The RNA shown here (transfer RNA) has 77 nucleotides and comes from a Bacteroidota bacterium. Rfam family: tRNA. The family's RNA type in Rfam is transfer RNA. Rfam links the family to the GO term triplet codon-amino acid adaptor activity. The coordinates come from a structure-prediction model, not an experiment, and the mean pLDDT is 80. The sequence was found in a public genome assembly.
RNA sequence: GCCGCGUUGGUCUAACCGGUUAGGACGCCGCCCUCUCAAGGCGGAGAUUACGGGUUCGAUUCCCGUACGCGGUACCA
Numbered sequence: 001g002c003c004g005c006g007u008u009g010g011u012c013u014a015a016c017c018g019g020u021u022a023g024g025a026c027g028c029c030g031c032c033c034u035c036u037c038a039a040g041g042c043g044g045a046g047a048u049u050a051c052g053g054g055u056u057c058g059a060u061u062c063c064c065g066u067a068c069g070c071g072g073u074a075c076c077a
Stems, first nucleotide, its partner, number of pairs: 001073007010026004019057001028044005050066005
């Protein structure tokens, strides 16, 4: 250089054939329970779905480019 795969809250992870409000676990905050803590119960906050563009009535999902990461491969006087 070329090819392939991946990028979703603080962390990990889901989302069927594109369909209106992106779900779960841990963590965080509040309340309940308890003599207290832990455990447990209830509730809440937290996501421009890496960035930009395109297709579409509609994109996390399809297409193109860029960035980053991983793997493979070619060249190397």